Transfer RNA from Peptococcaceae bacterium BRH_c4b, 72 nucleotides, folded computationally. Its Rfam family is "tRNA". Rfam classes the family as a transfer RNA. The organism belongs to Peptococcaceae, within Bacteria.

RNA sequence: GGGCGCAUAGUUCAGCGGGAGAACGCACGGUUCACAUCCGUGAAGUCGUAGGUUCAAAUCCUACUGCGCCCA
Numbered sequence: 001g002g003g004c005g006c007a008u009a010g011u012u013c014a015g016c017g018g019g020a021g022a023a024c025g026c027a028c029g030g031u032u033c034a035c036a037u038c039c040g041u042g043a044a045g046u047c048g049u050a051g052g053u054u055c056a057a058a059u060c061c062u063a064c065u066g067c068g069c070c071c072a
Base pairs, nucleotide, nucleotide: 001071002070003069004068005067006066007065010024011023012022013021018055026042027041028040029039030038048064049063050062051061052060
C1' cells in the first nucleotide's frame, strides 16, 4: 500500500428499513442473625464519526476513525 471482517448499555452480545433489546453486572426493596442464592422494581444508550438515499436509517450507500485477520 491492497483485500476482508468488526464497532449497539459498565461487560459479552442479539437485532439488519417502521417500538433499541437480552444475559451478566450495578442501585433499591423483600427473604437471611449476616452474606450468598432466590423474588420484585429501577437506573444506565449521541447504535464509532460525518455525509447521502428514503415518508422513515442502528439496519442500505460513500468517506473517515479505531481494532482484528490475510496479501504485498